The prediction has a mean pLDDT of 81. Two RNAs folded together computationally: RNase P RNA and transfer RNA, 445 nucleotides in total.
[in-house]
C1' cells in the first nucleotide's frame, strides 16, 4: 500500500425572524395568581417491541414448604440479568497456501489467518417415542454365506436335520465402533496394528479442559426446544402503583360465603395480621397537588485489570408534558440527510435504519 | 402508558401424545329435479396453517424473534 473482518463514534449544518414548552431571576400584587421582560433548557440511537433484569411503591421488615416458572461449558463482571468480558470445546468457511485436471479462464480436494455460529448439564436414575418402509428401531434374521463338529440317507458326489455367521446385498433418517492384515468351515474385537469410545490414573490449568503412558474389547446408539433427573434463581401486583386535598350522590339493591370462615394472598398447605368479604345491578365525579427527573448521571484525568469492569480526584446539570411542547419560513453551503417522537427511572436483548468518519486485528506485497 | 387473548379455506370453527394426502357446516361451481326459481340429491374447485429462522429423520402442533387484530385497567360512597 491492498484485500478482508471486527469494534467504536456521528445521525445534514450556519445564519436571520416568528412561534409552542418547562425553568430561575425581575416585574406586577396588600400576599398571590394572570400577564410582561431578561437570561437558560428543550427527543433517540433505537425514545420501537415489552422479550429479560434491576430501582422504585403498596400490600408482613416479603416468612416456610409444595406445586408451579426460569436459567443451563467453566472463570469473571454488575443492584441485577436470559446481558457482557475472557476462556474452552464443537460446527460450518471465504480470503491466502498446499495438491490435482486444464492451453487458459477456471472447477476439484486438503489445510483453513483475523473473523462467524452454537438452548453448549445428564440419554448406564426411571418413563416415553421413532410414521412409512424394513426380517429387525433395542437386541433381530428376508435374501444371503458355511457345513468343521454331531444325527441320517446314500456306493459316491451329494443331500436332509442339528445348526453356525452378521462379511455382503436390500429396507430407512438413524442397523450395534472405522480401516487395514491375520484367523475361520463361512465370519465376528476372535486376535493384532493405527484411529475413535470408556472410566481410573499422571502432568499442565481456579475451572471448563488439554496432553501422557498404560488398561478396557467396546450390547454404554438417537430424541431432553418429549416427560423427567440435577444445579441455582424466583413471594405478589405495577405510576391507571401509591400518598395527600377537593367536589357530587340514593352510604342503595340483589346473588353467595361467612368462625372447621372471608380477606389481605395469587396454585395449595402451614404461619402472620385482620373482622366481614365477593360478584352483579345501580348512583356520583371526569377536578388540582404529588410520584417526576440529580441519577448504578455524563466529561475530562489518573490507578489497577488482557477486557467487561471498578477505585479516586476535578468538573457539569442536561426534556418532564397531562390533547400531551421540541415547530415554521427564508438564505447559504455539501456528501442531498435513512429508520422514527420521550410519558415513572435505568442496565441489556431484538427488530427497523439513507449515509459518514475513526481505531484495532489478520493474510498478503514492495522497501530498510 | 400497563395486562391478557387470538391468528387454520370467502366465512364461522375442528385439528389429542409432533407421523403418511389438514378436515367439518355455510358460501361458490358444475349436474340432476322443476315450466321457471328456491329447497333438495350427487359431483368439483379452493390452504403452503399471519410472516421469518431454529430444533427434529419429520413442525399447523416445539422453540425464538416479528406482524396484525381484539379485550380489560380511573377515583368516590
Nucleotide at each position: 500500500g491492498a484485500a478482508g473482518u471486527c469494534c467504536g463514534c456521528c445521525a445534514g449544518g450556519c445564519a436571520a425572524c416568528c412561534g409552542c414548552u418547562g425553568g430561575a431571576u425581575g416585574u406586577g400584587u396588600a400576599a398571590a395568581a394572570a400577564g410582561c421582560a431578561u437570561c437558560u433548557g428543550g427527543a433517540g440511537g433505537a425514545a420501537a417491541g415489552u422479550c429479560c433484569g434491576g430501582g422504585c411503591c403498596c400490600c408482613a421488615u416479603a416468612g416456610a414448604g409444595c406445586a408451579g416458572g426460569a436459567u443451563g461449558c467453566c472463570g469473571g463482571c454488575u443492584a441485577a440479568c436470559g446481558g457482557c468480558c475472557g476462556g474452552g470445546c464443537g460446527c460450518a468457511g471465504c480470503a491466502a497456501g498446499c495438491c490435482g485436471c486444464g492451453c487458459a479462464a477456471g472447477c476439484g480436494g486438503c489445510c483453513c489467518a483475523a473473523g462467524g455460529c452454537g438452548a453448549c448439564a445428564g440419554a448406564c436414575a426411571g418413563u416415553g417415542c421413532a410414521a412409512c418402509a424394513g426380517a429387525a428401531a433395542g437386541a433381530u434374521a428376508c435374501c444371503g454365506c458355511c457345513u468343521a463338529a454331531g444325527u441320517u440317507c446314500g456306493c459316491a458326489a451329494g443331500g436332509a436335520c442339528c445348526g453356525g455367521c452378521a462379511a455382503g446385498g436390500g429396507u430407512g433418517a438413524a442397523a450395534u465402533g472405522g480401516c487395514g492384515g491375520g484367523g475361520u468351515a463361512a465370519g465376528a474385537g476372535c486376535c493384532c496394528a493405527c484411529c475413535g469410545c470408556g472410566g481410573a490414573c499422571g502432568u499442565g490449568g481456579u475451572a471448563a479442559c488439554a496432553c501422557g503412558g498404560a488398561c478396557g474389547g467396546c450390547a454404554c446408539g438417537g430424541c431432553a426446544a418429549a416427560c423427567c433427573u440435577c444445579a441455582u434463581c424466583c413471594g405478589g401486583g405495577g405510576c391507571a402503583a401509591g400518598g395527600c386535598c377537593a367536589a357530587a350522590u340514593a352510604g342503595g339493591g340483589g346473588a353467595g360465603c361467612a368462625u372447621u370462615g372471608g380477606c389481605g394472598c395469587g396454585g395449595c398447605u402451614c404461619g402472620c395480621g385482620u373482622c366481614g368479604c365477593u360478584c352483579c345491578c345501580g348512583g356520583g365525579u371526569a377536578g388540582g397537588c404529588u410520584g417526576c427527573u440529580a441519577g448504578a448521571g455524563g466529561c475530562c484525568g489518573u490507578c489497577g485489570g488482557c477486557a467487561a469492569c471498578g477505585g479516586c480526584g476535578g468538573u457539569c446539570c442536561c426534556a418532564g408534558a397531562g390533547g400531551a411542547a421540541u415547530g415554521g419560513u427564508u438564505g447559504c453551503c455539501c456528501a442531498c440527510g435513512a429508520c422514527a417522537g420521550a410519558a415513572c427511572c435505568c442496565g441489556g436483548c431484538u427488530u427497523a435504519u439513507c449515509g459518514g468518519c475513526g481505531g484495532a486485528c489478520u493474510u498478503c506485497c514492495a522497501u530498510c | 402508558g400497563g395486562u391478557g387473548a387470538u391468528g387454520u379455506a370467502g366465512c364461522u370453527c375442528a385439528g389429542u401424545c409432533g407421523g403418511u394426502u389438514a378436515g367439518a357446516g355455510c358460501a361458490u361451481c358444475g349436474g340432476a329435479u322443476u315450466c321457471a326459481u328456491a329447497a333438495u340429491c350427487c359431483g368439483g374447485g379452493g390452504g403452503u396453517c399471519g410472516g421469518u429462522g431454529g430444533u427434529u429423520c419429520a413442525a399447523g402442533u416445539c422453540c425464538a424473534c416479528u406482524c396484525a387484530u381484539c379485550a380489560c385497567c380511573a377515583c368516590c360512597a